Transfer RNA from a Myxococcota bacterium, 84 nucleotides, folded computationally. It matches the Rfam family "tRNA".
RNA sequence: GCCCGGGUGGCGGAAUUGGCAGACGCGCUAGAUUCAGGAUCUAGUGGCCGCAAGGCCGUGCUGGUUCGAAUCCAGUCCCGGGCA
Numbered sequence: 001g002c003c004c005g006g007g008u009g010g011c012g013g014a015a016u017u018g019g020c021a022g023a024c025g026c027g028c029u030a031g032a033u034u035c036a037g038g039a040u041c042u043a044g045u046g047g048c049c050g051c052a053a054g055g056c057c058g059u060g061c062u063g064g065u066u067c068g069a070a071u072c073c074a075g076u077c078c079c080g081g082g083c084a
Stems, first nucleotide, its partner, number of pairs: 001083007010026003019067001027045006046057004060076005
């Protein structure tokens, strides 16, 4: 230099026909249980604004296509593998 795969909450990791982003697990928070803890069970858990209803933002980054993008296109950064 060329080719292939990947980058998504605190962590792992889903979502391919472009249609509620974060399923599921871990972790965390609250509660139940316990003398206390562990285990187990129940509920909750991206960020910001708001009393609430709700609104805005968010899939490495910057643009584009589209009514609508994690997903398609262009550029770019990083990680892994292969070829030379």